């Protein structure tokens, strides 16, 4: 260094500015925000090296692979609810140029975001009557507010054992 075991200790971000209104971070215009490992062109950056299509080191993906996390099932010393296990769910990307070769680097333009709660929009259903772009009552409706959440976690870092 591997390899195996221990405790710790980290481990999620975002509505500026304006518009309507009586009220909207929820409607409009626009802003804005990207979890973990992996790949990472011959990119970029520092270093090595007389050079070289050299050699090292760092960093580089929301939307490529794999996972976490939410969410739904069942199982889970008591009908319940919890760790925990197993399963299922599990969002979006394209176009040019460079180059032997781009999913990932450049440039451009798009697209996407868990459950619940609250919601004035816009739609939908319903119903009432004085037939109004009327009232009432329902469903639906925030990625960025509030909440589970001081949780959980995919991993990460150091630290100090053990055996070959």
């Nucleotide at each position: 260094a591997c390899u195996u075991g221990c405790a710790c200790u980290c481990a999620g971000g975002a509505c500026a500015a304006g518009g309507u209104g009586a009220g909207a971070u929820u409607c409009c215009u626009g802003a804005c925000c990207g979890g973990c490992a992996g790949u990472g062109a011959u990119g970029c950056c520092u270093c090595c090296g007389a050079a070289g299509g050299g050699g090292a080191g760092a960093c580089g993906a929301g939307u490529c692979u794999g996972c976490g996390a939410a969410c739904c099932g069942c199982c889970g010393a008591a009908u319940a609810c919890c760790a925990g296990g197993c399963g299922g769910c599990c969002g979006a990307a394209c176009c040019g140029g460079u180059g032997a070769g781009a999913a990932g680097a450049c440039g451009g333009u798009a697209c996407c975001g868990a459950c619940g709660g609250u919601g004035a929009a816009c739609g939908g259903g319903g119903u009432g009557c004085u037939u109004g772009c009327c009232g009432c009552c329902c469903c639906a409706a925030a990625g960025u507010c509030c909440g589970g959440a001081a949780g959980g976690g995919a991993g990460a870092g150091g630290g100090g054992g053990a055996a070959a």